This is a predicted structure of a 1480-nucleotide RNA (small-subunit ribosomal RNA) from a metagenome.
The RNAcentral record of the sequence draws on SILVA.
Its Rfam family is "Bacterial small subunit ribosomal RNA".
Model confidence (mean pLDDT): 83 of 100.
RNA sequence: AGAGUUUGAUCCUGGCUCAGGAUGAACGCUAGCGGCAGGCUUAACACAUGCAAGUCGAGGGGUAACAGGUCUUCGGACGCUGACGACCGGCAAACGGGUGCGGAACACGUACACAACAUACCCUUUACUGGGGGAUAGCCCGAAGAAAUUCGGAUUAAUACCCCAUAGUAUAUUAAAGAGGCAUCUCUUAAAUAUUAAAAAUUUAUUGGUAGAGGAUUGGUGUGCGUCCCAUUAGAUAGUUGGCGGGGUAACGGCCCACCAAGUCGACGAUGGGUAGCUGGUGUGAGAGCACGACCAGCCACACGGGCACUGAGACACGGGCCCGACUCCUACGGGAGGCAGUAGUGAGGAAUAUUGGUCAAUGGACGAGAGUCUGAACCAGCCAUGCCGCGUGGAGGAUUAAGGCCUUCUGGGUUGUAAACUUCUUUUAUUAGGGAAGAAAAGCACGGUUUCUACUGUGUCCGACGGUACCUAAUGAAUAAGCACCGGCUAACUCCGUGCCAGCAGCCGCGGUAAUACGGAGGGUGCAAGCGUUAUCCGGAUUUACUGGGUUUAAAGGGUGCGUAGGCGGAUAUUUAAGUCAGAGGCGAAAUCUCCGAGCUCAACUCGGAAACUGCCUUUGAUACUAUUUAUCUUGAAUUUCGUUGAGGUUGGCGGAAUAUAUCAUGUAGCGGUGAAAUGCAUAGAUAUGAUAUAGAACACCGAUUGCGAAGGCAGCUAACUAAACGAAUAUUGACGCUGAGGCACGAAAGCGUGGGGAGCGAACAGGAUUAGAUACCCUGGUAGUCCACGCCCUAAACGAUGAUUACUCGACAUACGCGAUACACAGUGUGUGUCUGAGCGAAAGCAUUAAGUAAUCCACCUGGGAAGUACGUCCGCAAGGAUGAAACUCAAAGGAAUUGACGGGGGUCCGCACAAGCGGUGGAGUAUGUGGUUUAAUUCGAUAUACGCGAGGAACCUUACCUGGGCUAGAAUGCUAGGAGACCGUUGGUGAAAGCCAAUUUUAUAGCAAUAUACUGCUAGCAAGGUGCUGCAUGGCUGUCGUCAGCUCGUGCCGUGAGGUGUUGGGUUAAGUCCCGCAACGAGCGCAACCCCCAUCUUCAGUUGCCAACAGGUAAUGCUGGGAACUCUGAAGAAACUGCCGUCGUAAGACGCGAGGAAGGAGGGGACGAUGUCAAGUCAUCAUGGCCUUUAUGCCCAGGGCUACACACGUACUACAAUGGGGAGGACAAAGGGCAGCGACCUGGUGACAGGAAGCUAAUCUCAAAAACCUCUUCUCAGUUCAGAUUGAAGUCUGCAACUCGACUUCAUGAAGCUGGAAUCGCUAGUAAUCGCGCAUCAGCAAUGGCGCGGUGAAUACGUUCCCGGACCUUGUACACACCGCCCGUCAAGCCAUGGAAGCUGGGUGCACCUAAAGUCGGUAACCGUAAGGAGCCGCCUAGGGUGAAACUAGUAACUGGGGCUAAGUCGAAACAAGGUA
Repeated sequence: AGAGUUUGAUCCUGGCUCAGGAUGAACGCUAGCGGCAGGCUUAACACAUGCAAGUCGAGGGGUAACAGGUCUUCGGACGCUGACGACCGGCAAACGGGUGCGGAACACGUACACAACAUACCCUUUACUGGGGGAUAGCCCGAAGAAAUUCGGAUUAAUACCCCAUAGUAUAUUAAAGAGGCAUCUCUUAAAUAUUAAAAAUUUAUUGGUAGAGGAUUGGUGUGCGUCCCAUUAGAUAGUUGGCGGGGUAACGGCCCACCAAGUCGACGAUGGGUAGCUGGUGUGAGAGCACGACCAGCCACACGGGCACUGAGACACGGGCCCGACUCCUACGGGAGGCAGUAGUGAGGAAUAUUGGUCAAUGGACGAGAGUCUGAACCAGCCAUGCCGCGUGGAGGAUUAAGGCCUUCUGGGUUGUAAACUUCUUUUAUUAGGGAAGAAAAGCACGGUUUCUACUGUGUCCGACGGUACCUAAUGAAUAAGCACCGGCUAACUCCGUGCCAGCAGCCGCGGUAAUACGGAGGGUGCAAGCGUUAUCCGGAUUUACUGGGUUUAAAGGGUGCGUAGGCGGAUAUUUAAGUCAGAGGCGAAAUCUCCGAGCUCAACUCGGAAACUGCCUUUGAUACUAUUUAUCUUGAAUUUCGUUGAGGUUGGCGGAAUAUAUCAUGUAGCGGUGAAAUGCAUAGAUAUGAUAUAGAACACCGAUUGCGAAGGCAGCUAACUAAACGAAUAUUGACGCUGAGGCACGAAAGCGUGGGGAGCGAACAGGAUUAGAUACCCUGGUAGUCCACGCCCUAAACGAUGAUUACUCGACAUACGCGAUACACAGUGUGUGUCUGAGCGAAAGCAUUAAGUAAUCCACCUGGGAAGUACGUCCGCAAGGAUGAAACUCAAAGGAAUUGACGGGGGUCCGCACAAGCGGUGGAGUAUGUGGUUUAAUUCGAUAUACGCGAGGAACCUUACCUGGGCUAGAAUGCUAGGAGACCGUUGGUGAAAGCCAAUUUUAUAGCAAUAUACUGCUAGCAAGGUGCUGCAUGGCUGUCGUCAGCUCGUGCCGUGAGGUGUUGGGUUAAGUCCCGCAACGAGCGCAACCCCCAUCUUCAGUUGCCAACAGGUAAUGCUGGGAACUCUGAAGAAACUGCCGUCGUAAGACGCGAGGAAGGAGGGGACGAUGUCAAGUCAUCAUGGCCUUUAUGCCCAGGGCUACACACGUACUACAAUGGGGAGGACAAAGGGCAGCGACCUGGUGACAGGAAGCUAAUCUCAAAAACCUCUUCUCAGUUCAGAUUGAAGUCUGCAACUCGACUUCAUGAAGCUGGAAUCGCUAGUAAUCGCGCAUCAGCAAUGGCGCGGUGAAUACGUUCCCGGACCUUGUACACACCGCCCGUCAAGCCAUGGAAGCUGGGUGCACCUAAAGUCGGUAACCGUAAGGAGCCGCCUAGGGUGAAACUAGUAACUGGGGCUAAGUCGAAACAAGGUA
């Protein structure tokens, strides 16, 4: 110090979350030791039991217990002594200890003040301490009661009580002088009058007592400043505010009372409600802050709840009293007792917090002369890892890198890991044994010294809970001692197995649907360590409330606008004061804490000493620049004056024309009107249309604009009156009079409301007609309120420039409105407005840019994640509608802004393509073939299914074959290796069987070597490698389809941008083309395009056999048949040729055009191969390869038969036809490209034929398949289901093949179905193309081939053109899409869950008010009783805790029913928004 998370990516805004530190903590797992600290945060809930405040005999009367003593009649007696229960008396008990209920307050903190006060014990000092009296407790006697306790009688003491005397710097009153201060006043001095004291003990030393003064200490009171949240709490207050007089108090005071006055507090937040002990400090933070207030310390408050006083120096009193209440206990039922928020402890509550311990040794306290007693204060110990700190669990060597575990690419390697084993060393700690502290100083006692035991002092003695503890020494021996969390990113740390959106994890993002580093386990690793994690809470990060230190055009956020109150801020010069401000000095700011330095425990934590600090308050002395204040002056801010100018500024009245509607009249006849198209509607009772006249209401065409005016809303015919403003020019006047503006007041579009008018047009609601699946809409025909006027309300708008007002400053250009200047229509001047562009600067960017969103200043308003929600409740306003103010629970991890790249649009522009159009021929109808779906089946194997469907398959009778049924085999059907053993192998035969197989028999002995043996081959056995067309094409490679032969896709460097990205690649032309040219912050390059490659078209050269034959020769019935030839055709190798090269026109160029020339070919000459970056998780695990999973007497292998050929039906692709451009018959002509030895087979013979029997040639330019067919000539048929068409079926055959039944092809004869040109719809094709005609080949025994792939023959028509359909390319635009429109997304309804509002009511809670009643108690009054009296009892009165009653307000809980809201993979209905979202 930051990080994760919104997006395809980016920048920003903005929330959520994490990493850090902390805790009086709790929980889970684990646990060796010590030191120091801490330990009921909840029920201020209830408490059994013990202890926590006594002491003094040197105050008193005395003597219950104990000890000693004396006496004794042994029963006891004697206070005689030490001592001392209970009692009287003194002091203490008001401290110490606990808790945090209450309290928002002078309670606390801090600083002052008391001229308005008190202070026991202590210190200093002055004076005094004389005399007298009556009681009472105890004790004794008696009585009541269960007890607690109480009553009566007799008697008695005091340092208990009372009286008298004495007394003043005491108290009260009176009045004088002086001095001082702070208003009342205070002090000093000297007076007068009145009143009030005391206690003794005794060892004779002292200690005590009384009055006064001073000090110290402690308290009381007052004041300034500081001290939480809510305004959905705005008014509160009658002892209230003040005065006079009195009472009361230690003291001031409405503290209390009588009277008088009417004040007092409050937006600088009164009053009310909620919450809370305050502080020093603690945690965190860079700080400012924020949160907290355990332990320790200061203050306050409280002591079962409430009230009250007494005593006392001090209390309205924790372990005192009285009363009321609640609760508990005892009881003889009459009545009594009690208060752990002291210390232990118990129960309860709770996630949770300890022992019914020891000692007064130390420190401190009470009493006492003292010894001493008391002390749950305190000091110690016990329990608890609750925290902080320290130590240890060993150190060194040690590789065969052991075994085991885990991983693996597996004869191996890696890791655990120098880790272990093993060798050696050490002994902190634990254990055992021994020694063993400091904390102790005093006081007391004994003996001394100074100087008389007065004080000081010396020596000795006495006293330790902790504790035989800390510490030290020795011995044994690695011996006694490691866990927890995590390992997807943030965040250090990775693999295997299991699981399979299950189980589960999760702080956020998110993991898990069969290869999970995210779940569970394991191995390994990382972090911390006697702890580690989790949970909770606080601060931080969060500049995410912004004082330091934020914002408001579009992200949340400028009030709709103005006027103006309080407030805030404010021009120039001089002056005054010194409040703010600054400086010096002084006082306070407790200690502890924090920081620094030093010291003590072995270190540290901890503790101690010193310093600094405590950022603050007060007092005082100065300074006077700035702010403020006082006074005076000024003119530039502001305002006023004069003269002009300008404008849809406002209000009221009058007037005008066009249009519309209506009415009347006239002309006139059948339609008008309306729409995408229609209909409703109007019209023969005369519409629409045209003309004339009249009436009505509303709005003001053109001018008109980027205009003008106004504070905003808003304002438009002309004109008059009234009225407001701005601006210009010029003088003069006032002299800061200014700016902003919480509350407040006024204005405020449209719609709406009230009353009364008005009502032409338009027009919510409504009605009808259409549209539609529906259409409560869009469109049409009507039409009420309203729109208009007057008056009164409402008070909201995307009331927008989404931009508050004011002032100053800061580059320019242009336009425009109105002024001034000026002779001017020119203009270089100037002012105020209104606009556009642009620079710096700013901004997340878009953009703003002198009319700022720049640079500054002042004031106001507003914002703080999205939703719930501008909702609920409350309050105010309103006639209502509604407006203003304005939450929470709950829920999500986003919501959002700007820009980028894509994709998309029922957005736009440009362009292309057999895309449309123009044509030709088809498909869709029939029959058949074939593939698919579906169905069926034991099986009809599998895949493909826009881009599949005559596809994988270039050929299923068996085989193929993967499917089904049945029969068999199990190291297996094939191959290799090792070991053992057997034998040559091969072959032959028999049985059984459907076959495979099984069983059995038989023949022969290989090669090398003398042999042992070896080698080769074939079975068998065992081991090792099997096998799988089983799954996953969503784990993959390879191959392929599609967009698409579309023209695109990128890179380097540079430049632009914060960035994603852009530029280049866009633009203007051109092209088939990102093809080329020009321009340009781009310059180049790559993959694609084109070209290079192959075939065809022309020519040349070379080569001529099997091909060719012009000339020469020979020969035949005929034929290149033969000799020969190398011309031609042809074959097959090398070349040439085409480049817009030439000409013309257009053009800058690229290029385009021309019935151009030339040429075999002309603008890419025609075809082919060739397929960029990528898209579709496209296809294929069944071509092959391959990860993982599954299977192993089976999902493998062998065999027979069957199936893949089924058949109501649907679809695709083809063939053949429907006929005369034709069918049949006869005759005749012309190809190319291929194939052939298990082959092609001439030719001959037989058969109607398929074919058969012979058979030459050919391993092919030689022989052969082989006949080309359409075509041409002649002839027949004459429009019909035919001499068309050929399906189907019967019979007889041929061929292949072990085998044609399921299930082959072909031949002959016979049979002769549908079909007469095909609905909606749809396909191909632009030239040697379509159409049409035949030929060949692969696969193959044969063939279901009408398929596929090639070959040639004949050989058209049409294209105006790009509006439309489809697909594509580029540019641009919008977007809420990015899984990218097959997108996104809204609302009702239905279901479940959750929180919440309303609600008849019901139940609590605290508070205030009124009335009734009223304990204890203070105060006041008082004839009867007591007392001589003082006085008391009793009674009365005021006040009052509490109780009761009542009417209200507030608040909480609950509730039938009800309202909306939120959330929830796959519900219903529609289709509102995002593109022109299909009606912006």